Record summary
The RNA shown here (FMN riboswitch aptamer (RFN element)) has 124 nucleotides.
């Protein structure tokens, strides 16, 4: 100090404030009622590359017995040798099931995985 192989650990964040009121209860007045609606707030897995939720890929999710298939979003200006990644500005996106319609609640999940770190190992 190289490869195959094996093992261990790690491995996702987020509703603060206000408004409305489907359904329910009530004789009525009214009570209650959405982190899902509206205003607004907040969040950003892994590898690559000039530092990336929006570029190129991977993973999670869904469909399939399986090879496999499906599925999201960015522009303008500046700096630079080089940036859709930095700086300034303005935008946009977010599985499935449940429930008042959910990126943020609850659930599958004390799960799985991209991947990262460490160790073992063989020969000299």
């Nucleotide at each position: 100090u190289a490869a195959a192989g094996c093992c261990u650990u790690u491995g996702g964040g987020g509703c603060a404030g206000g408004g409305u009121g489907a359904a329910g209860c009530g004789a009525a007045a009214g009570c209650u009622a959405a982190u899902u609606c509206c205003c607004u707030a907040c969040c950003g897995g892994c590898g690559g590359u000039a530092u990336a939720g929006u570029c190129c890929g991977c993973g999670a999710g869904c469909c399939g017995u399986a090879u496999g298939g499906c599925a999201g979003a960015u522009c303008c200006g500046g700096u630079u040798a080089g940036a859709u990644u930095c700086c300034g500005g303005a935008a946009c996106c977010g599985a499935c099931a449940g429930u008042a319609a959910a990126g943020u609640c609850u659930g599958g999940a004390u799960g799985a995985a991209a991947a990262a770190a460490g160790g073992c190992g063989c020969g000299a």